Predicted 3D model of a 147-nucleotide RNA (glmS glucosamine-6-phosphate activated ribozyme aptamer) from uncultured Candidatus Actinomarina sp. Taxonomically the source falls in Candidatus Actinomarina (Bacteria, Actinomycetota, Candidatus Actinomarineae, Candidatus Actinomarinaceae). Its mean pLDDT, the model's own confidence on a scale to 100, is 79. It matches the Rfam family "glmS glucosamine-6-phosphate activated ribozyme aptamer". Rfam links the family to the GO terms catalytic activity and regulation of gene expression. Rfam's curators write: This entry contains a glucosamine-6-phosphate activated ribozyme that is found in the mRNA for GlmS. GlmS is an enzyme that uses fructose-6-phosphate and glutamine to generate glucosamine-6-phosphate. The ribozyme catalyses self cleavage of the glmS mRNA that is thought to regulate GlmS activity. Of the family's consensus pairs, 87% are formed in the model.
RNA sequence: ACGAGCUAAUAAGCGCCAGGCCUUGAAAAAGGUGACGAGGUAGUAUGUUAUCGAAAAAUUCGGCGGAUGCAUACUCGGCACUGCGGUCGUUAUAAGCUAUUAAAAACAGCAAGUAAUUGUUGAACAGAGGUAGUUUAAAGCAGUAAA
Numbered sequence: 001a002c003g004a005g006c007u008a009a010u011a012a013g014c015g016c017c018a019g020g021c022c023u024u025g026a027a028a029a030a031g032g033u034g035a036c037g038a039g040g041u042a043g044u045a046u047g048u049u050a051u052c053g054a055a056a057a058a059u060u061c062g063g064c065g066g067a068u069g070c071a072u073a074c075u076c077g078g079c080a081c082u083g084c085g086g087u088c089g090u091u092a093u094a095a096g097c098u099a100u101u102a103a104a105a106a107c108a109g110c111a112a113g114u115a116a117u118u119g120u121u122g123a124a125c126a127g128a129g130g131u132a133g134u135u136u137a138a139a140g141c142a143g144u145a146a147a
Stems, first nucleotide, its partner, number of pairs: 014065004019061001020033005036053003042075007076089004080144005093137009107122006
C1' cells in the first nucleotide's frame, strides 16, 4: 500500500417516539409533528429537570436517551522556575466600563406531497459569550535564575 473478516463510530440544543396533537382513509391502516438558532469539550469519579436569548401565548405538550454546563474531590497542564495559595484550560486570571463581533426560526418566494407537512432561497431583528482597550484586585507570598 492492497485485499478479506470482525467490532465500533457517524448527531451533541443533539437523537428517538410507546402517549398527545395533526393529515389521509368508510374502516383496517398509513403518514406527519414532536425546540428556532447563538454559545460551549484537559482527564476521572459523584451529584444535578446543564448556558443564552428569539418566536409563540394553541403542543417550543409529554416522555426516553445522550450531552461540551455547573458543584465537589483528585490528577494533568498554563500563568519565568520551585513551594504554598489563587485562577484558568492549550488563544490556559477575574470583575467593572467602553468599543466591537454571520443568529436562525417566525415572514415571503420556489420545489415536493391528496394532505398534515417537508426541503430550499431571500431580506430583518437578540442575549449570553468571545475579542480589543482601559480601570481595579491574592496578576499574591517566600526562595531561585536571567536581564